[in-house]
Molecule: small-subunit ribosomal RNA
Organism: uncultured bacterium
RNA sequence: AGAGUUUGAUCCUGGCUCAGGACGAACGCUGGCGGCGUGCUUAACACAUGCAAGUCGAACGGAGAAUUUUAUUUCGGUAGAAUUCUUAGUGGCGAACGGGUGAGUAACGCGUAGGCAACCUGCCCUUCCGAUGGGGACAACAUCCCGAAAGGGGUGCUAAUACCGAAUGAUGCUUAGGCUCCGCAUGGAGCCUGUGCCAAAGAUGGCCUCUGAAUAUGCUAUCGCGGAAGGAUGGGCCUGCGUCUGAUUAGCCAGUUGGUGGGGUAACGGCCUACCAAAGCGACGAUCAGUAGCCGGUCUGAGAGGAUGAACGGCCACAUUGGGACUGAGACACGGCCCAGACUCCUACGGGAGGCAGCAGUGGGGAAUCUUCCGCAAUGGGCGAAAGCCUGACGGAGCAACGCCGCGUGAGUGAAGAAGGUCUUCGGAUCGUAAAGCUCUGUUGUAAGAGACGAAAGUGCAGAAAGUGAACAAUUUUUUGCAGUGACGGUAUCUUACGAGGAAGCCACGGCUAACUACGUGCCAGCAGCCGCGGUAAUACGUAGGCGGCAAGCGUUGUCCGGAAUUAUUGGGCGUAAAGGGAGCGUGGGCGGGAUGGCAAGUCUUUCUUAAAAGUUCGGGGCUCAACCCCGUGAUGGGAAAGAAACUGUCGUUCUUGAGUGCAGGAGAGGAAAGCGGAAUUCCUAGUGUAGCGGUGAAAUGCGUAGAUAUUAGGAGGAACACCAGUGGCGAAGGCGGCUUUCUGGACUGCAACUGACGCUGAGGCUCGAAAGCCAGGGUAGCGAACGGGAUUAGAUACCCCGGUAGUCCUGGCCGUAAACGAUGGAUACUAGGUGUGGGAGGUAUCGACCCCUUCCGUGCCGGAGUUAACGCAAUAAGUAUCCCGCCUGGGGAGUACGGCCGCAAGGCUGAAACUCAAAGGAAUUGACGGGGGCCCGCACAAGCGGUGGAGUAUGUGGUUUAAUUCGACGCAACGCGAAGAACCUUACCAGGUCUUGACAUUGAAUGAAAAGCAUAGAGAUAUGCUCCUCCCUUCGGGGACAUGAAAACAGGUGGUGCAUGGCUGUCGUCAGCUCGUGUCGUGAGAUGUUGGGUUAAGUCCCGCAACGAGCGCAACCCCUAUGCUCUGUUGCCAGCACGCAAAGGUGGGCACUCAGAGGAGACUGCCACGGAGAACGCGGAGGAAGGCGGGGAUGACGUCAAGUCAUCAUGCCCCUUAUGACCUGGGCUACACACGUACUACAAUGGGAUGGGACAGAGAGCAGCGAAGGAGCGAUCCGGAGCGAACCCCAUAAAACAUCUCCCAGUUCGGAUUGCAGGCUGAAACCCGCCUGCAUGAAGUCGGAAUCGCUAGUAAUCGCGAAUCAGAAUGUCGCGGUGAAUACGUUCCCGGGUCUUGCACACACCGCCCGUCA
Repeated sequence: AGAGUUUGAUCCUGGCUCAGGACGAACGCUGGCGGCGUGCUUAACACAUGCAAGUCGAACGGAGAAUUUUAUUUCGGUAGAAUUCUUAGUGGCGAACGGGUGAGUAACGCGUAGGCAACCUGCCCUUCCGAUGGGGACAACAUCCCGAAAGGGGUGCUAAUACCGAAUGAUGCUUAGGCUCCGCAUGGAGCCUGUGCCAAAGAUGGCCUCUGAAUAUGCUAUCGCGGAAGGAUGGGCCUGCGUCUGAUUAGCCAGUUGGUGGGGUAACGGCCUACCAAAGCGACGAUCAGUAGCCGGUCUGAGAGGAUGAACGGCCACAUUGGGACUGAGACACGGCCCAGACUCCUACGGGAGGCAGCAGUGGGGAAUCUUCCGCAAUGGGCGAAAGCCUGACGGAGCAACGCCGCGUGAGUGAAGAAGGUCUUCGGAUCGUAAAGCUCUGUUGUAAGAGACGAAAGUGCAGAAAGUGAACAAUUUUUUGCAGUGACGGUAUCUUACGAGGAAGCCACGGCUAACUACGUGCCAGCAGCCGCGGUAAUACGUAGGCGGCAAGCGUUGUCCGGAAUUAUUGGGCGUAAAGGGAGCGUGGGCGGGAUGGCAAGUCUUUCUUAAAAGUUCGGGGCUCAACCCCGUGAUGGGAAAGAAACUGUCGUUCUUGAGUGCAGGAGAGGAAAGCGGAAUUCCUAGUGUAGCGGUGAAAUGCGUAGAUAUUAGGAGGAACACCAGUGGCGAAGGCGGCUUUCUGGACUGCAACUGACGCUGAGGCUCGAAAGCCAGGGUAGCGAACGGGAUUAGAUACCCCGGUAGUCCUGGCCGUAAACGAUGGAUACUAGGUGUGGGAGGUAUCGACCCCUUCCGUGCCGGAGUUAACGCAAUAAGUAUCCCGCCUGGGGAGUACGGCCGCAAGGCUGAAACUCAAAGGAAUUGACGGGGGCCCGCACAAGCGGUGGAGUAUGUGGUUUAAUUCGACGCAACGCGAAGAACCUUACCAGGUCUUGACAUUGAAUGAAAAGCAUAGAGAUAUGCUCCUCCCUUCGGGGACAUGAAAACAGGUGGUGCAUGGCUGUCGUCAGCUCGUGUCGUGAGAUGUUGGGUUAAGUCCCGCAACGAGCGCAACCCCUAUGCUCUGUUGCCAGCACGCAAAGGUGGGCACUCAGAGGAGACUGCCACGGAGAACGCGGAGGAAGGCGGGGAUGACGUCAAGUCAUCAUGCCCCUUAUGACCUGGGCUACACACGUACUACAAUGGGAUGGGACAGAGAGCAGCGAAGGAGCGAUCCGGAGCGAACCCCAUAAAACAUCUCCCAGUUCGGAUUGCAGGCUGAAACCCGCCUGCAUGAAGUCGGAAUCGCUAGUAAUCGCGAAUCAGAAUGUCGCGGUGAAUACGUUCCCGGGUCUUGCACACACCGCCCGUCA
């Protein structure tokens, strides 16, 4: 110090979340030791039991005990004295401290700084004075009585440092007068003279010098007592300032505010009382409501702040609840009293007792908080002369990882990198020097032994010195010596021995955030702080291994601060993200021009004082260190005094530039009222005139023969003011538009006469405030919510049409809101320009009007700096500054609810919370999309030709059926598709029969050839038996191939996942696109280049340009084809020469031609003209076989569709292993109510049939093949076997066409389905289930609804031929040639595509997103 999360990506705004620290904590898992701290935060709930405040006999009278002793004795005792001890009572002091708690309290309660000239103070200290002399009681005790008890009463006796008079008495108090001095207003201090009033107590020890006579009425020492003055300590009261939230609490108060008299108090005071006055507090927040003890401090934070007030310390308040006083120096009193209430306990029912928020402890509440411990040894307190007694204050121990700090659980060495675990690509890697082993140490632990500091003061005894004293008694102070005193505790600590021995867990491992793999699970179980994981390969769940972090702890939960500049003083904002009030006037408040003088409130400087201690900072020191403890040091705050005078303030004086006034002008839909005008609509009357008008996308409702619409004339009435008219004018905003008059507001310009800061803003307040709406009264032409009707539509409570009421208009009164917007509050100043426009002024020019220049005010556009998240704004700022006001703090809930105020109502203003989400949002970017736009292309439409959809059949698919009808493919881009060919096989499916190292591969001990033939059983697989006979090479050791083969590894799978994959393929699309480097622009995503102007089939080319280049695509290079040329010349060809035939390149010969197959040529806008930009290019022409890519093919950019394929193949993972593998027989894939796709054949005359031979191809295939001639058959075909591995032979007659004859429009001489019979071919085998032939049969069908497909030239259409697969089985597929058209105006529309631009709330991208209702 930041990070995650809104998006496809970006920047911003903005919330949520995390990393840090802390805790009186709690919970989960775990747990060795010590030190120092801490420990009911909840029920101020209720409390059993014990203890927590007593002490003094040196104040007093008694009583009791013990010892010694005296007298007496009936020897039992009785009486007395001395000493010691105990003590109920009287009396004194204490009990008001110490200890607990935080209920109440928003207050002079607390904090801080002051004041008391308005006060008190026991014990303590200092000084002065005094302490005389009397008196009468009451407890205890004795006795009687009442009561259950607690307790009470009567009578009698008695002491005091108890009580009460009297005396004395001032520096006291009271009162009167006077003097001096002082202060801060009332006043205060001191002195003098009077008047009146008020005290006291003794005790103990010692002594006999004095008095007196043996002990005090004396003396002395100590303590105690009374008065006064002062001090110290502790308190009381008053005041300034500070001290939580709410205005959805705005008015509060009657002893209330003040005065006078009186009372009361220690003291001031409405503190109380009588009377008088009517004040006092409040927006600077009174009153009311809620919450809360306050502070030093503590936690956090860089700080400013924020939160908090446990422990320790200061203050306050309280003591079961409420009230009250008494005693006392001090209380309205925690362990005192009285009264009342609640509760608990005792009771003889009449009455009594009690108060743990003291220490322990109990119950209860709660997530949760300890021992009914030891001791007064220390420190402190009470009493006492003291010894001492008391002390749950305190000192200690116990329990609790509750916190902080420290220590340990071992150290060194040790690679065969052991065993084992985990992972694995099977090679290894890792746990891991970790372990074991070897060598050590001894913190801690256990055992034994030694053993503290804290103890000194005080006291006792024995001395010494000094003081008091008559004293050598005595005593006080100081001092020396000795004695004794420890709860903790036999604790800390030390020594010795033993022995690595007894001592490690928790959390996490997707990102934030350090740390990864395997298995299990399969949107299940679960995780999660946020984002989010999990739907069969989960680094996110659970477990394991490993790793990371911390460590006697570790995590979780809760709370606080931080991060959060996310309430912003430091340190934020408001055009569009949340946020400028609709506008103006103005009160309080805030802020305010130039010069000069004074003051010193703010401000600054210096000094003093205060801010308790503890704590914190800094510097030291002590416990072995640390925590902890000790010493020193400091402080932003408050107060006082002195000084400075720039700035702010304040008081004067002065100025004119801010502001205002005056004078002179011109502009304007500024406002209010009255009057006037014309055009138009509608209505009324009359005329002309006749059948429609009107309205719409098209119609209908409506109006019209009772005369509409149209047209002419006249009249009525209401509303609004065309043109001018303009990003022109005016107004604060809302808003204002015909003309004239009256009244009236403001702004602007010029002049510089006047005032002299009079100013700006403005919480509350007041006024204005579009439209709609409301109330009352008018008015109503047009328009027109509601409403009626007609259409549209699935519906249409809408859009469209015909009507039409409120309303719109006027007057008066309400309402008070709008996207009341420039989504931009007002004022002032400053900061480049350019160009319009409105209103003035000045200058120049001119005869004059213009033009031109300067300047002020207003209103626009463009633009620089600057600014902004960007868009944009930019002198009319969203720039730079100052002042004032308003407003904002995540989205939703919600501008809702409640309350209040306003309103006739409608409603307005003010304005939450619960709950819920992790976003909501702004600007910009790239795509995709649009029933947005521009440009362009394509058999896309249009123009044509022929089809499909109807029939029959073939074939594929769906569905259904089935034992099985194997599987895959599903819009285009599945459906004559995988399949270039299912009778068995294929075959993956079904039924049955069989096999289990296997049908197939590798290794393999051992053995042997294998094979073949035959027979039997069986449906076959298979099983059994027989016959046969022994492979190749050799260095003779052996080796190779083949077969059998135990055991095992393993094989096998057309089983799953194409959403785990490779490869291959389809599609957009042969569409013209897709990108990169460098540079530049932008905060960035990105842009530019690739856009623009032309052009092209093309991102093809040219030009321009912050771009310059490049790559993949396009084109070209390749193949076929169209024309020549050259070469070669058989199996091809035959012009010329010759031979020859019935004929025939048949023969010699020749290669000229055709052809074959190699090479090369040719076409490039090369030439001309025009257009175009002197370009690219286009158009026309010439030449040419071919002309502007000549025609075809191959060739498929970046990518998209989780497109298709695990059944071509390959492959991860999962699954099966006497089966999901393998073999066999039979069946099925060929089913059949139906639906769809693709084809064939037709429906006929451009045709069918017949005859004829008299036509003309190309490209292919052929040895398990093609198969000629010849022969048989009506035919399929058969017999036959020449030739040919093919430019040679064969398939092989091409057909349509042509010619002739016939049919005559019909279910036919069309059509051929279906079926019967008879044959043929292939093949072990045609039943399921092949093809062909002949004869017979002769179905539907007469050109096909909605819809839909192909094709732009050698194309469509039509005609036949061949091939692959293949034993056989094409109407399919792939090829080949023959004949051979029509049309294209054109790009509005449909579909698809390209490009530019625009909008967007889409990005899984319009098959999107999303709203409402219902379930």